[in-house]
A computed fold for a 1432-nucleotide RNA from an uncultured bacterium, annotated as small-subunit ribosomal RNA. It matches the Rfam family "Bacterial small subunit ribosomal RNA". RNAcentral holds the sequence, with entries from ENA and SILVA. The prediction has a mean pLDDT of 83.

């Protein structure tokens, strides 16, 4: 000091949420020690036990012990002869002597000590201690006032203290009750009680004086009223004295009591309250004042600056946060109040309406002989309850303190201290040093071994705080008090009294603290967390399960987020968690927030309180500023110093306590007040401008009815039609009348108004603004909380009125419905007038007011001035209305003199999102409903600008066999292939919208083969290493089996330096082999598609808080981000084009195996000859908008031409950017993880993949005459050929055999091209179309042709006669149609890849259906429209 979280990314606004720090906490794990510290927050619940307030015999009377006396007894002390040791004056020891303590027994009439105590009197209980339940008040604080008061004990100071008297408890007798507690008669005493004297300006009353404003204080005078214990104790020289108590007065101190300014809470969804209520007078009470209370008189207090009323709450000093202002809190410790089982009352007393005191009522509990009693822990303990949760039925008055007493002393659960709790703060330890064989385990991992755990450990050496064991041993104690002495003052002395000095008595803690001294590294770490915030990773298990989670969030098989282990990180006798408070949060903003759009400006407006207000002088001093005194307790808090080893803790002394009074001063400014100004601000005067408002009258155009007239069949309505009107005459057209609203053109970001609003036209009344003008008031002013008026539509009342329009409704369309949109019709309504209603996206989504602050251009009404004079032009003003734009502001958009700017006043109103403007209450209202307005609960969000996409049945430009113009198919049939589906032991897999389906598969009888049955092997059918054995292995036969497998037989190594080595097979262990299992969403490479679509970027700059833009956009052109202008851009990169093959022309270079023009020559380019031609195959040329015309911007570029084989990338091909689809593929390969090992591995044989109610895809062949059949005839190109292609010839009706010329190929062969053309037959049928099936027979290949091959030959001769709806290709050597050849391949294409012959048609054009770029617009989409999303 900030930080996560809304989005794909931004910026702001906005909420949650974390990180700190606290605590009378509490819960989970874990726990050595020691000091200060705290400890029922809940039920002001209930309480069992004990203690927690007594005391004085020096006030009294009275009992009762005991002693004094005798007799026993003879302790503890004191002294200290003689000794004894020695340090020669001190210790031991101990005759005597003195002393006289507990006790026993016994006397005990009287007196006398001394003690104990029920009672009677005194003080003392009113303090200490506890508790917060009531209290929104003078209860608290905090500063006055009291001339309205009181004050025991205590201190000073004066005065006095005389004389009487009757009674009372106890006590004794009777007596009552079950007890608590009485009764009645009787005797006594007092510091108890009562009467009399005596006396003071104590008090009355009268007048006076002197201060004062007054009320009233002092002081003095007169009269008159008013008190006591002759007491107690000690001494005495017996006269007194001394001291305690008494009794008046004055003071003083301490401590109260009234009063009063000023503070410190919620709620208006409590707006009015008071009747002793507010004042007077007279009494009364009180210590005093007062409606305190009373009787009479008055009507008055109090309140929007919040009365009263509800609810919550004891208040401060302080504490806990925080920079600070604040916010929260109100244990412990301190002061004030209130209480005391609930609720009244009073009594004594100085003081009380009394916690451990009375009385009365209630409730509870307890006892009872049923009559009637007794009780009150919110005192210390302690019990129960209640709850997350808080202690011991301890010890002492040794200390501080308090009550009583003369004192000794007693009493004190206050108080000291102990005890339990880790509840808190501090503080200390649990070892330190050296130690690398970097040890064992343990965990990872690239695993033959590393790497971490780690100087960690062992092991050596130290040390010994705490611990344990012993020993020693404190401060806290000074007083009071005995003794003894001194001094002081007075006294005759004494006893006392006040200070002093010795000395001597008192410690609960506690044998504590604390020192020592022996003992062993021995007893002594643990929790939280490791995804981001936020320091700290790995590995296994789990598999959206199980869990985690403060916020975002992880978990769906490779989880650093679950769970364990290693490991790391933090804090540490504690560590997390819950919970509460402050704090970040400027998220309530006084310091220090906003309101066009993010939540927030009232619908205007007048105006009350309030608040805030112009220029100059004077006066006071309330506000302000200052000097100075009071006071703000202490403790706390800050600073110095000091004691406890140290801290914590605690002493001292200093600040601080920001505050309140009281008083000297200042006089600027704010107030006040006096008399002035004239600039805010208003009056008069003089002008013009307006849909301004309110009556009244009044006009034309349209619409609809109405009557008459022409006229005939429709009309009217729509996308299209129907409902509806019309032959009873409509629509239409003409005349006349009627009756409502509404006011065309003018008409304008033009005018008025406060807003809402306001629109023919005249006329009447009225309202306001604006100019000039400068004669008049003098600050009259600004906002405005309540109030009060006006408020657009709908909507409600009561009366008109109704032409049009039109909500309900009604019918006809529309549709899956259609309670809608369309249509015909149609009521309230809408108009008038009166009275309600009070709301709107009542919006500029911007409250009113001043003043300031660059400019430009328009307009509406006024004014001034210059130049023109029919218009008008320019300059400058005041006031209104727009738009452009600098400063500046804003989160941007955007506002910008008509602020959203820069400043001052007032008023509203906001604090996340839904729940909601709802519920309740309460005011309005006839009503409908309006105003005011919450909360449980939920969620991490919502919202706003702005950016990049991608998308729209948005727009604008372009392109594509995209449609459209052709021309041929598929969708009907039979077949062939694939799928899918069903079927099976098996029909292995995979491929799915285009972009899967004659795809992988360029070729499943065995084999392939991956799949099913059976049979068989287990280091394996393949790879490497080790160990022994043999000379083979392989080949050939035979046995056996469905077949491998297996068993026999023939045959049988190789170099050698002779040691051996190589090399194969068999055996043997184990390491590994092997898997076409799985995961293509855990990969690589390959590939497919948008698409040969023109685009995708990046440096620099630059703009913009940014995200991003700009470049790449425009204006043209292009097949094309192709080009050229132009521009805050300038350049570059992959892509486009070009470069690479093929083809089209033409030259040259070579001519076999190719060719033949001209020469020989033949059956034949078969020879010789020849390379012109063709042809082949090297090199070359050639097209570039180069040329001319027109467009065009003098540019790209287009359009035409000319030349030329070819023209405007000439025709094909390869070539495929940045990226999309987790797009295909682990079964082509490779590969990470997972899974199997006598099997998911290997192998053999047989089946299977070829099944078959059916869908679909792709395709042969057809339906036929532009044809079929026959007959003989012509014309290619490209390609294969050796385990081949194979000529001729020969057989066979064919498939085909037989023979093997010839060719490793421009030579030989496949090899026949077909369609075409020509004759000739069929004549429109299911034919002489089609050819399926399905019989017989054959033929190749092949180990094998049944499951399952292909072809031939005779024979059968099925659907189909051109194909719905929909739908698929092609733009030219293309479509169509024709046939050929090639991979693969033992055989087996209608597939699939190639050759070439024949050889079209169309195309206006781009509105439409699909894709596709550009470029702009909306957006609540971004998984991106197959989106989000709403309602049932």
């Nucleotide at each position: 000091a900030g930080a996560g979280u809304u989005u794909g990314a931004u910026c702001a606004u906005g909420g949650c949420u974390c990180a700190g720090g606290a605590u009378g906490a509490a819960c989970g794990c874990u726990g050595g020690c020691g000091g200060c510290a705290u400890g029922c927050c809940u039920a002001a619940g209930a309480c069992a036990u004990g203690c927690a307030a007594g005391u004085c015999g020096a006030a009294c009377g009275a009992a009762g012990u005991g002693g004094c006396c005798c007799a026993u007894u003879g302790a503890a002390g004191a002294u200290a002869g003689c000794g004894u040791g020695c340090u020669u004056g001190c210790a031991c020891a101990a005759a005597a002597u003195c002393g006289g303590a507990c006790g026993u027994g016994g006397a005990u009439u009287u007196u006398c000590c001394a003690c104990u105590u029920a009672g009677u009197g005194g003080c003392a209980g009113a303090c200490g201690g506890g508790u917060g339940a009531g209290u929104a008040a003078c209860a608290c604080g905090u500063g006055g006032g009291u001339a309205a008061c009181c004050u025991a004990c205590c201190u000073c100071a004066g005065a006095g203290a005389c004389u009487g008297g009757g009674a009372u408890a106890a006590c004794u007798a009777u007596u009552g009750g079950a007890a608590a507690c009485g009764a009645u008669a009787g005797c006594u005493a007092a510091u108890a009680c009562c009467g009399g004297a005596u006396g003071a300006u104590u008090c009355a009353u009268a007048a006076c004086u002197a201060c004062a404003a007054a009320a009233g204080u002092a002081g003095a005078u007169a009269u008159g009223c008013u008190a006591a214990a002759a007491g107690g104790a000690g001494c005495u020289u017996c006269g007194g004295c001394u001291u305690c108590a008494c009794u008046u007065u004055g003071a003083g101190a301490u401590g109260g009591g009234c009063u009063u300014g000023c503070g410190g809470u919620g709620u208006a969804u409590u707006a009015g309250u008071u009747a002793g209520u507010u004042g007077g007078u007279g009494g009364g009470g009180u210590a005093a004042u007062g409606g305190c209370c009373u009787a009479c008189c008055a009507a008055g207090a109090c309140a929007a600056c919040g009365a009263u009323g509800c609810a919550u709450a004891u208040c401060c000093g302080a504490g806990c946060u925080g920079a600070g202002a604040g916010g929260c809190u109100g244990a412990u410790c301190g002061g004030a109040c209130a209480c005391a089982c609930u609720g009244g009352g009073a009594c004594u007393g100085a003081g009380a309406c009394a916690c451990g005191g009375c009385c009365c009522a209630g409730a509870c509990u307890c006892c009872u002989a049923c009559g009637g009693g007794a009780g009150a822990c919110a005192g210390c303990a302690g019990u129960u309850a209640g709850g997350a949760a808080u202690a011991u039925u301890c010890g002492u008055c040794a200390a501080u303190g308090g009550g009583g007493g003369a004192a000794a002393c007693c009493c004190u659960g206050a108080a000291c201290g102990a005890g339990c709790a880790a509840u808190g703060c501090c503080g200390c330890g649990u070892g330190a040093g050296u130690g690398a064989u970097g040890a064992c385990g343990g965990u990872c991992a690239u695993a033959u071994u590393g790497a971490u755990u780690g100087u960690a450990a062992a092991a050596c050496u130290c040390u010994g705080u705490u611990g344990c064991g012993a020993a020693g041993g404190a401060a806290g104690a000074a007083a009071c008090c005995u003794u003894a002495c001194c001094a002081u003052a007075g006294g005759u002395a004494a006893u006392g009294a006040u200070g002093g000095u010795a000395a001597g008595c008192u410690g609960a803690c506690g044998g504590u603290a604390c020192u020592u001294c022996g003992c062993c590294a021995g007893a002594a770490a643990g929790c939280c967390c490791c995804g981001g915030c936020u320091a700290a990773c790995u590995a296994c298990g789990u598999g959206c399960c199980a869990g985690c989670a403060g916020c975002c969030g992880c978990g769906g098989u490779a989880a650093u987020a679950c769970g364990u282990a290693g490991g790391g990180g933090g804090c540490a006798a504690g560590c997390g968690u819950u919970a509460u408070c402050c704090g970040g949060a400027u998220u309530u903003a006084c310091u220090g927030g906003g309101u066009g759009u993010a939540a927030a400006g009232g619908g205007a407006g007048c105006g009350u309180a309030g608040a805030c207000g112009g220029c100059a002088u004077g006066g006071c001093a309330a506000g302000u500023c200052u000097g100075a005194u009071g006071u703000g307790a202490a403790a706390g808090c800050c600073c110095g110093c000091g004691g406890c080893u140290u801290a914590a803790c605690u002493g001292c002394g200093g600040g601080a306590c920001u505050g309140c009074a009281u008083u000297g001063g200042a006089a600027a400014c704010u107030g006040u007040u006096a008399a002035g100004c004239u600039g805010g601000a208003g009056u008069g005067c003089a002008g013009g401008a307006g849909a301004g408002g309110u009556a009244a009258g009044u006009g034309g155009a349209a619409u609809u009815c109405c009557u008459a007239g022409u006229g005939u069949a429709g009309c009217g309505g729509u996308g299209a039609a129907a409902u509806g009107c019309g032959u009873a005459g409509a629509u239409a057209u003409u005349a006349g009348g009627a009756g409502g609203a509404a006011c065309a053109c003018c008409a304008g970001u033009g005018g008025c108004g406060a807003a809402g609003g306001c629109g023919g036209c005249u006329u009447a009344c009225u309202g306001g603004a604006c100019u000039g003008u400068a004669a008049c008031u003098g600050a009259c002013g600004u906002u405005g909380a309540g109030g009060c008026u006006c408020g657009a539509a709908a909507g409600c009342g009561u009366g008109g009125g109704g032409a049009g329009c039109a909500a309900a409704c009604a019918g006809g369309a529309u549709u899956a419905g259609a309670u809608a949109c369309c249509c015909u019709g149609g009521u309230a309504g809408u108009c008038c007038a009166c009275g309600c209603c009070g709301u709107a996206a009542a919006c500029g989504a911007u409250g009113a007011a001043u003043a300031c602050u660059a400019g430009g251009u328009g307009u509406c009404g006024g004014g001034g001035g210059u130049u023109u004079a029919u218009g008008a032009a320019c300059c400058u003003u005041c006031g209104g209305u727009g738009c452009c734009g600098c400063a500046g502001c804003a989160a941007a958009c955007g506002c910008a003199a008509u602020a959203a700017g820069u400043a001052u006043u007032c008023c509203a109103c906001c604090u996340g999102g839904g729940g909601a403007g709802u519920a309740c209450g309460u005011u309005c209202g006839c009503a409908a409903g309006a105003a005011u307005g919450a909360a449980a609960c939920u969620c991490a969000a919502a919202g706003g600008a702005a950016u990049u996409g991608a998308c729209g049945g948005g727009g604008a430009c372009c392109c594509g066999c995209a449609c459209a113009a052709g021309c041929g198919g598929u969708g009907g049939a039979g077949c062939a292939u694939g799928u899918g589906g069903u079927u099976u032991a098996a029909u292995u897999c995979g491929a799915a919208g285009c972009a899967a389906c004659g795809c992988g598969a360029a070729g499943a009888a065995c084999c392939u083969u991956a799949c099913c049955a059976a049979g068989u092997c287990u280091u394996g059918a393949c790879a490497u290493c080790c160990g022994g054995u043999u000379g083979a292995c392989a080949g050939g036969g035979a046995c056996u089996u469905a077949a491998c497998c297996g068993u026999c037989c023939c045959c049988u190594u190789u170099c050698u330096u002779c040691g051996g080595a190589a090399c194969a097979a068999c055996c043997g262990a184990g390491a590994c082999a092997g898997g076409u299992g799985g995961u293509g969403c855990a990969u690589g490479g390959u590939u497919g598609u948008c698409g040969u679509c023109a685009g995708c970027u990046c440096g620099u700059g630059u703009c913009g808080u940014g995200a991003g833009a700009u470049g790449u956009u425009g204006g043209g052109u292009u097949a094309a981000g192709u080009c050229c202008c132009g521009c805050a851009a300038c350049g570059a990169g992959c892509g486009c084009a070009a470069c690479c093959c093929c083809u089209a022309u033409c030259u040259u270079u070579a001519g076999u195996a190719g060719c033949c023009a001209g020469c020989a020559g033949u059956a034949a380019g078969a020879u010789g000859g020849g390379c012109a031609c063709u042809c082949u195959a090297g090199a070359g040329a050639g097209a570039c908008u180069g040329c001319c015309g027109g467009g065009g911007a003098u540019a790209a570029c287009c359009c035409g031409g000319a030349g030329g084989a070819a023209g405007g990338u000439g025709g094909g091909g390869a070539u495929g950017a940045c990226g999309u689809c987790a797009a295909a593929u682990c079964a082509u390969c490779a590969u990470g993880c997972c899974c199997c090992u006598u099997a998911u591995g290997a192998u053999u044989u047989g089946g299977g993949c070829u099944a078959c109610a059916c869908a679909c895809g792709u395709g042969c062949u057809a339906c036929a005459a532009u044809g079929g059949c026959g007959u003989a005839a012509a014309c290619a190109a490209a390609g294969g050929g050796a385990a081949g292609c194979a000529g001729c010839c020969c057989u066979g009706u064919g498939a085909a055999g037989g023979u093997g010329a010839g060719c490793a190929a421009a030579u030989c062969c496949c090899a026949a091209a077909a369609a075409u053309a020509a004759c000739g037959u069929c004549u429109c049928a299911g034919u002489u179309c089609g050819g399926a099936u399905u019989g017989u027979a054959g033929u190749c290949u092949g180990c094998a042709a049944c499951u399952c091959g292909a072809c031939u030959a005779c024979a059968u001769g099925a659907a189909g006669c051109u194909g719905g709806a929909a739908u698929c290709g092609c733009u030219a050597g293309u479509a169509a149609u024709c046939g050929c050849g090639g991979a693969u391949c033992a055989g087996a294409a209608u597939g699939c890849c190639g050759c070439g012959g024949u050889g079209a048609a169309u195309a206006c054009g781009u509105u439409c259906c699909c894709g596709g770029g550009u470029c702009u617009u909306g957006u609540a989409c971004a998984c991106a429209c197959c989106g989000c999303c709403c309602g049932u």